The prediction has a mean pLDDT of 84. Transfer RNA from an uncultured Myxococcales bacterium, 72 nucleotides, folded computationally. It matches the Rfam family "tRNA". By type it is a transfer RNA. The sequence was found in a public genome assembly.
[in-house]
RNA sequence: AGGCUCAUAGCUCAGUGGGAGAGCACUACCUUGACACGGUAGGGGUCAGCAGUUCAAAUCUGCUUGGGCCUA
Numbered sequence: 001a002g003g004c005u006c007a008u009a010g011c012u013c014a015g016u017g018g019g020a021g022a023g024c025a026c027u028a029c030c031u032u033g034a035c036a037c038g039g040u041a042g043g044g045g046u047c048a049g050c051a052g053u054u055c056a057a058a059u060c061u062g063c064u065u066g067g068g069c070c071u072a
Stems, first nucleotide, its partner, number of pairs: 001071007010024004018055001026042005048064005
């Protein structure tokens, strides 16, 4: 320098055009003498950033940033 891939909740990840989700973690309650386990309910997100396409974008396109890998 060129190419591929990844970026979504505190962590690990799903989600390939129209509802933003799961597990763990966190909070409250139930349960216990207390803790743990278990159960119920709840909080938490500029979907890395900018622009474009579209009636509509986490999702498609371009660029940028950051991580990983390959080639030279």